This is a predicted structure of a 92-nucleotide RNA (c-di-GMP-I-GGC riboswitch aptamer) from an Anaerolineales bacterium.
Rfam family: c-di-GMP-I-GGC riboswitch aptamer. Gene Ontology term of the family: cyclic-di-GMP binding.
[in-house]
RNA sequence: CGCGAAAAUGGCAAACCGGUCGAAAGGCCGGGACGCAAAGUUACGGGCCUAACGCUCAGCCUUCAGGAGCCACGGCCGCCGGACUGCCCGAG
Repeated sequence: CGCGAAAAUGGCAAACCGGUCGAAAGGCCGGGACGCAAAGUUACGGGCCUAACGCUCAGCCUUCAGGAGCCACGGCCGCCGGACUGCCCGAG
C1' cells in the first nucleotide's frame, strides 16, 4: 500500500411500532434488529420514487367535488458508480 479472516475493539441499524415535519416521496426522534468492512460524508454521473405548483386532456346543460397524462426547482447514497475520509491487522 492492498486485501478482508474461524482475530480483536467497537460502530451503524432494515422491516415493523410510537411521536413529529411534509401534498407526497421521504426526513427527524424513540423503540426495534434484517443485515452492513465503509450500511461514514457527498446528490457529482446513472437509475429509481413522489407530483404540491404548473401545463395538457377526458367527461359535462350548469354548478360543486373529483379523474387521466406530462413535469422537479422535491426526494432516495441500505440501487450502482465516482469523489473525500476512517478502525484493526492473519495469509499477500
Annotation:
Lineage of the source: Bacteria > Bacillati > Chloroflexota > Anaerolineae > Anaerolineales.